[in-house]
RNA sequence: GGACGAGCCUCUGGAGAGUCUCAGUAAUGAGCGCCGAAGGAGAAAACCGGCCAAGGGUCGGUGAAACUCUCAGGUACAAGGGACAGAGUGGAAAAG
Numbered sequence: 001g002g003a004c005g006a007g008c009c010u011c012u013g014g015a016g017a018g019u020c021u022c023a024g025u026a027a028u029g030a031g032c033g034c035c036g037a038a039g040g041a042g043a044a045a046a047c048c049g050g051c052c053a054a055g056g057g058u059c060g061g062u063g064a065a066a067c068u069c070u071c072a073g074g075u076a077c078a079a080g081g082g083a084c085a086g087a088g089u090g091g092a093a094a095a096g
Base pairs, nucleotide, nucleotide: 009088010087011086012085013084018032020031021030022029023028033075034074035073039071040069041068042067046062047061048060049059050058051057052056
């Protein structure tokens, strides 16, 4: 210096999708359907490197999301979780 401030913590707001079927008093479990905003995964342009028949092609690498996947999670009300946002507290590392 980063620092008009990272993570953690506190408060507030916070979506989507079956009151499905079966068992059970219920909590829940299983099955099928569905959701994307815990987490996780994927890779476009571009850039870099190798090779070739060299205005290009091909292989590999780096490469983001609220996009995509639906592993996980979720799926009446309530509770809980919840990306993200606002406020507060706090004051960390690398590059340079």
The prediction has a mean pLDDT of 84. This is a predicted structure of a 96-nucleotide RNA (Glycine riboswitch aptamer) from Desulfocicer vacuolatum. Its Rfam family is "Glycine riboswitch aptamer". The family is grouped with related families in Rfam's "Glycine riboswitch clan". Lineage of the source: Bacteria > Pseudomonadati > Thermodesulfobacteriota > Desulfobacteria > Desulfocicer.